[in-house]
This is a predicted structure of a 97-nucleotide RNA (c-di-GMP-I riboswitch aptamer) from a Pseudomonadota bacterium.
Taxonomically the source falls in Pseudomonadota (Bacteria, Pseudomonadati).
Its mean pLDDT, the model's own confidence on a scale to 100, is 84.

RNA sequence: CCUCGAUAAAGGCAAACCCGUGGAGACGCGGGGACGCAAAGCCGGUUGCCCUAACGCACGUGCUCAGGCACUUGCGAAGGGUGGGACAGCUGCCGAA
Numbered sequence: 001c002c003u004c005g006a007u008a009a010a011g012g013c014a015a016a017c018c019c020g021u022g023g024a025g026a027c028g029c030g031g032g033g034a035c036g037c038a039a040a041g042c043c044g045g046u047u048g049c050c051c052u053a054a055c056g057c058a059c060g061u062g063c064u065c066a067g068g069c070a071c072u073u074g075c076g077a078a079g080g081g082u083g084g085g086a087c088a089g090c091u092g093c094c095g096a097a
Base pairs, nucleotide, nucleotide: 004095005094012037013036017032018031019030020029021028022027035084041090042089045087046086047085048082049081050080051079055076056075057074058073060071061070062069063068
């Protein structure tokens, strides 16, 4: 130095849940709180999962009745979210075996 990683030391992060707050939502942020984590640091490329206010389609209802329009619901979806799901990329503390 590389691999690797502990009943080591120093420090770090923080799931569920609760409170506040932003968002249509997935979910984010702040505080409390710790199930866990050696990259549970960064990133958001590939893939997975999740969401659906634009838009499209379909059913229904209403209006107009000539095209059509509005609303509810469902499906798809530009797009968005997550990454504490997997794999890449970048960076990094400590040092027993």